[in-house]
RNA sequence: AUGUUAUCAAGAAAGGUGGAGGGAAUAGACCCUGUGAAGCCUUAGCAACCCUUAGACUUACUAAGAAGGUGCUAAAUUCUACCUGAACGUGCAAAUCAUUUCUUGCCAAUUCGGAUAGAUAACUC
Numbered sequence: 001a002u003g004u005u006a007u008c009a010a011g012a013a014a015g016g017u018g019g020a021g022g023g024a025a026u027a028g029a030c031c032c033u034g035u036g037a038a039g040c041c042u043u044a045g046c047a048a049c050c051c052u053u054a055g056a057c058u059u060a061c062u063a064a065g066a067a068g069g070u071g072c073u074a075a076a077u078u079c080u081a082c083c084u085g086a087a088c089g090u091g092c093a094a095a096u097c098a099u100u101u102c103u104u105g106c107c108a109a110u111u112c113g114g115a116u117a118g119a120u121a122a123c124u125c
Base pairs, nucleotide, nucleotide: 003123004122005121006120007119008118013043014042015041016040017039021032022031023030026081027080028079029078044073045072046071049069050068051065052064053063054062055061077117082114083113085112086111087110091106092105093104094103
């Protein structure tokens, strides 16, 4: 670096070093940051993907655990972007002599769902 599968609103920070940025990328919003950003190191912790034990037993699965390999330890993957998608309410237009209701159509907002992208793990080429 390729592909597949699973997960991503829970959880868990101190010290040293460093010295101005950071929150993946583009745009916007918002936020963190000299009361010290990123990076690096140490220790601690969280979680339970791989793993260990027991049940079951080819597999899948259930329960417990945390020695080891990863990962993670501000904010939902910080939020939005895409959709002949769904729901709800508001507005506008048509229809009507006119107002309201009903019906049809449209724009925007909100919520939900999905997609795309990304992160992590296990396997794979």
This is a predicted structure of a 125-nucleotide RNA (SAM riboswitch aptamer (S box leader)) from Winogradskyella sp. J14-2.
Taxonomically the source falls in Winogradskyella (Bacteria, Pseudomonadati, Flavobacteriales, Flavobacteriaceae).
It matches the Rfam family "SAM riboswitch aptamer (S box leader)". Gene Ontology term of the family: regulation of gene expression.
RNAcentral records the identical sequence in 2 taxa.
The prediction has a mean pLDDT of 77.